[in-house]
RNA sequence: GCGCAUGUAGCUCAGCGGUAGAGCACUUCAUUCACAUUGAAGGGGUCCAUGGUUCAAUUCCAUGCAUGCGCA
Numbered sequence: 001g002c003g004c005a006u007g008u009a010g011c012u013c014a015g016c017g018g019u020a021g022a023g024c025a026c027u028u029c030a031u032u033c034a035c036a037u038u039g040a041a042g043g044g045g046u047c048c049a050u051g052g053u054u055c056a057a058u059u060c061c062a063u064g065c066a067u068g069c070g071c072a
Stems, first nucleotide, its partner, number of pairs: 001071007010024004018055001026042005048064005
C1' cells in the first nucleotide's frame, strides 16, 4: 500500500429498519451472630465520527478514525 472483519452499559456479547437487551460487575433490601451463597428491587448507554437513503437508522449506503487478521 491492497483486501477482509470488528466498533452497542464498567467487562463479555446479543439485537440487523419501528421505544436498546442479557450475563457478570455496581447500589439498596431480605436471609446470617458475621461473611459467603440465595432471593427481590434499582441505577447506568448521545449504539466510533460525519454525511446520505427512508415517514422512521444501532440496523442500509459512502467517507473517515480505531483495533484485529491476511496479502504484498
RNAcentral holds the sequence, with entries from ENA and MGnify. Predicted 3D model of a 72-nucleotide RNA (transfer RNA) from a Minisyncoccota bacterium. RNAcentral records the identical sequence in 2 taxa. Its mean pLDDT, the model's own confidence on a scale to 100, is 83. Rfam family: tRNA. It is annotated as a transfer RNA. Its family is annotated with triplet codon-amino acid adaptor activity in the Gene Ontology.